RNA sequence: GCGGAGGGCCGGAUGGCCGCGGCAUCAGCAAUGGCGCCGAGGAAAGUCCGGACUCCACAAGACAACGGUGCCGGGUAAUGCCCGGCCGGGGUAACCCGAGGGAAAGCGCCACAGAGAACAGACUUCCCCUGCGCGACAGGGGUAAAGGUGAAACGGUGGGGUAAGAGCCCACCGCGGGGCUGGCAACAGCACCGGCACGGCAAGCCCCACCGGGAGCAAUGCCAAAUAGGGAUCGCACAUGGGCUGUCUUGGCCUCGCAGAUCCGGGUUGGCAGCUUGAGGCGUGUUGGCAACAGCGCGUCCAGAUGAAUGGUCAUCCAGCUUCGGGCCACGGCCCGGGGUGGACAGAAUCCGGCUUACAGGCCCUCCGCGCAU
RNA sequence: GGACCGAUAGCUCAGCUGGAUAGAGUACUUGACUACGAAUCAAGGGGUCGGGGGUUCGAAUCCUCCUCGGUCCG
Numbered sequence: 001g002c003g004g005a006g007g008g009c010c011g012g013a014u015g016g017c018c019g020c021g022g023c024a025u026c027a028g029c030a031a032u033g034g035c036g037c038c039g040a041g042g043a044a045a046g047u048c049c050g051g052a053c054u055c056c057a058c059a060a061g062a063c064a065a066c067g068g069u070g071c072c073g074g075g076u077a078a079u080g081c082c083c084g085g086c087c088g089g090g091g092u093a094a095c096c097c098g099a100g101g102g103a104a105a106g107c108g109c110c111a112c113a114g115a116g117a118a119c120a121g122a123c124u125u126c127c128c129c130u131g132c133g134c135g136a137c138a139g140g141g142g143u144a145a146a147g148g149u150g151a152a153a154c155g156g157u158g159g160g161g162u163a164a165g166a167g168c169c170c171a172c173c174g175c176g177g178g179g180c181u182g183g184c185a186a187c188a189g190c191a192c193c194g195g196c197a198c199g200g201c202a203a204g205c206c207c208c209a210c211c212g213g214g215a216g217c218a219a220u221g222c223c224a225a226a227u228a229g230g231g232a233u234c235g236c237a238c239a240u241g242g243g244c245u246g247u248c249u250u251g252g253c254c255u256c257g258c259a260g261a262u263c264c265g266g267g268u269u270g271g272c273a274g275c276u277u278g279a280g281g282c283g284u285g286u287u288g289g290c291a292a293c294a295g296c297g298c299g300u301c302c303a304g305a306u307g308a309a310u311g312g313u314c315a316u317c318c319a320g321c322u323u324c325g326g327g328c329c330a331c332g333g334c335c336c337g338g339g340g341u342g343g344a345c346a347g348a349a350u351c352c353g354g355c356u357u358a359c360a361g362g363c364c365c366u367c368c369g370c371g372c373a374u
Numbered sequence: 375g376g377a378c379c380g381a382u383a384g385c386u387c388a389g390c391u392g393g394a395u396a397g398a399g400u401a402c403u404u405g406a407c408u409a410c411g412a413a414u415c416a417a418g419g420g421g422u423c424g425g426g427g428g429u430u431c432g433a434a435u436c437c438u439c440c441u442c443g444g445u446c447c448g
Stems, first nucleotide, its partner, number of pairs: 001370010012317007020039004025034003041345001045356002048354005053216004066212005071085005086100001087098004101207002106205002108201003123147002126142006132135001155173006174196001175194003179190004220273004230264005235258002241255005280302001281300008318343001320341009375447007384400004393431001402418005424440005
């Protein structure tokens, strides 16, 4: 210098003018005004996980069902998150990727093609025997090496062996078994034994281990307002009452009645609490740890709105892009001066910890490979 | 704000316990019938299965992330 890998950070700056929300304080009966301080994000997003908190259910525990998680160890309030390690795969390397338990508990599926697809199978080829019309023949048998099909063909390679062949035998590799050594463990290494039995799919059912009660701040509690007329069920009352029969008496028919309870529907739809001080965050120092993280000290209170504030405009400047003029050049670009343009994704809504997704452009640190120079 | 569904020919829907060349009705085109049209009959065309990634030999179907559309809750 070129190419690449990992991590962290910023994501316009300053000032003037006008404006918005909250809190404290002063003035005012109040409305309001003055003054001071604070006022979006790394994702505030998706609502995908985990909690706090609140209500409902529940004596406690176990089992079943349902849902989730899934190598091992650690961190954490907790997690499906994070850190470290193991194994497998990719890359020359830095490093990256992995829904990574069990297919020798059971069930199921494996289309098409192919001889045969899970208790394997025999189309062609190969080998032996018999027959004759001696051939590209027929029949019987052996075998699974070669061909061919497929995503996958029932260990692989080499040698021996054989009529031809085959773990039939041997060596190495793979696989399985128990053992020893190292490691907390996942696992790794070593020698021994076994001639091979055990294909794939569990993001199909399932088995094993572990975790989980349900709902969500539109939860929930309170005040105010509203409660005209109505329905369902239950409870209490049971005929004295009420309604209808135009009215009265009698008779007949209906079942009303209750400041009762629950629910439906209607109506009302303003305010307060929850609400932001919390497993806090941020900055900084220190101790332990490889790290995630944890402990201790100091500093700082860092939005609380409710149709919902956090904005608009002007000026100057800064990246970036573009263009004109001049200069240099190793032809990739660079320097000086001027003009134009110009800053992404997005935006709190009970609060935290994560993940995922979106994001113009820029800065910093560490590491790897190649080339050149010393 | 929170909870939950759906997306397949132009339209309305099947298929979604993996094996397909993705079907049905309707609409469209052509032909027959008719003097002409409708109806009827016959034939035909038309699909990124909302988009990306993954699991599998194989995905409309299983898993995951996005994009639209809809329903419910004071």